Predicted 3D model of a 350-nucleotide part of an RNA (small-subunit ribosomal RNA, central domain) from Spatholobus suberectus. Lineage of the source: Eukaryota > Viridiplantae > Spermatophyta > eudicotyledons > Spatholobus. The RNAcentral record of the full RNA draws on SILVA.
[in-house]
Context: one part of a larger RNA
RNA sequence: UUGGGCAUAAAAUGUCUAUAGGUGACUUUUUAAGUUUGCCAUCAAAUCCUAGGGCUCAACCAUGGACAGGUGGUAGAAACUACCAAGCUAGAGUAUGAUAGGGGCAAAGGGAAUUCCCAAUGGAGAGGUGAAAUGUGUAAAGAUCGAAAAGAACACCAACAGCAAAAGCACUCUGCUGGGCCGACACUAACACUAAGAGACGAAAGCUAAGGGAGCGAAUAUGAUUAGAUACCCCAGUAGUCCUAGCCGUAAACGAUGGAUACUAGGCACUGUGCGUAUCGACCCAUGCAAUGCUGUAGCUAACGUGUUAAGUAUCCUGUUUGGGGGGUACGUUCGCAAGAAUGAAACUC
Numbered sequence: 001u002u003g004g005g006c007a008u009a010a011a012a013u014g015u016c017u018a019u020a021g022g023u024g025a026c027u028u029u030u031u032a033a034g035u036u037u038g039c040c041a042u043c044a045a046a047u048c049c050u051a052g053g054g055c056u057c058a059a060c061c062a063u064g065g066a067c068a069g070g071u072g073g074u075a076g077a078a079a080c081u082a083c084c085a086a087g088c089u090a091g092a093g094u095a096u097g098a099u100a101g102g103g104g105c106a107a108a109g110g111g112a113a114u115u116c117c118c119a120a121u122g123g124a125g126a127g128g129u130g131a132a133a134u135g136u137g138u139a140a141a142g143a144u145c146g147a148a149a150a151g152a153a154c155a156c157c158a159a160c161a162g163c164a165a166a167a168g169c170a171c172u173c174u175g176c177u178g179g180g181c182c183g184a185c186a187c188u189a190a191c192a193c194u195a196a197g198a199g200a201c202g203a204a205a206g207c208u209a210a211g212g213g214a215g216c217g218a219a220u221a222u223g224a225u226u227a228g229a230u231a232c233c234c235c236a237g238u239a240g241u242c243c244u245a246g247c248c249g250u251a252a253a254c255g256a257u258g259g260a261u262a263c264u265a266g267g268c269a270c271u272g273u274g275c276g277u278a279u280c281g282a283c284c285c286a287u288g289c290a291a292u293g294c295u296g297u298a299g300c301u302a303a304c305g306u307g308u309u310a311a312g313u314a315u316c317c318u319g320u321u322u323g324g325g326g327g328g329u330a331c332g333u334u335c336g337c338a339a340g341a342a343u344g345a346a347a348c349u350c
Stems, first nucleotide, its partner, number of pairs: 004321003008303001012318001014201004021194003026087003031082001033081002035077009049065003053061002091191001092188003096183002099180001103177004108172002110154001114150002118146001120144002125136001162169002206247004211242001215241002220236001223233001258317006266295004271290004276285001299306002323350003332343004
């Protein structure tokens, strides 16, 4: 390896790009490496198997033969894989016409709310809770109204919707820019798929430096509750949350479902786009491709469920798993400013 698995039982890397490697459309030709056929040589003896034989039989012994194969040589075959050469267009890509979008980066602008400050009116409570109290207010609060400032987030639209590789992305407008889908069909001609190592991106929290700081709010300090209350509730409140430049590299990073290709009932809904029909036009109706959902047949599944967006039927490549605890620990190594991250045991025990 023949020959198991990976949604939920152990197990799909957080995501992408891509090197080596592995795998790879159709047609014809060449070669003969793999493959395959014949022949030759060789693979000590014993053993094993077998034929008849020898010890009275048997074990045992000796003689002959063979299966199953291996290696080398030689002569052929050419379907498949590979190689050589030429072609082809259904895979892949380029060009072209349109198109949807909270995709990304940068700059500018906006209104509501909150808090603070200033001025006015007014005069005793307001706030908070299950009930209260701490705290706040006659040094004039809360309430109402006017002016100003600051920071952060963008109600309604809003969706079961959209975009992005994932993380993620939403006030408005502008500039730059990436990707997708659809339509005609012009070009290249297998240029493809996957991907160890490698590289890039990667929520929140955290770290370094310079800013910023409205609201919220770990820590902290009160007031309550309680047997206690290092909590839940309340009055405050630092770091942080925000921005810039770096670092960290982890999440239930989840669809707990790796990527690619092909095939295998339907029905309903919705997004983008095309065609037909219809119409003054938009809708409606029928249909193609792509995306997103619901339901469901066959099949699969331990069941739950899944079911053309498969967990069905197949092929290719990668990752990963092998009882629980010890333990994602120890040791070593690499990375990191640190926090820690990555890799990752054993003794022992059930």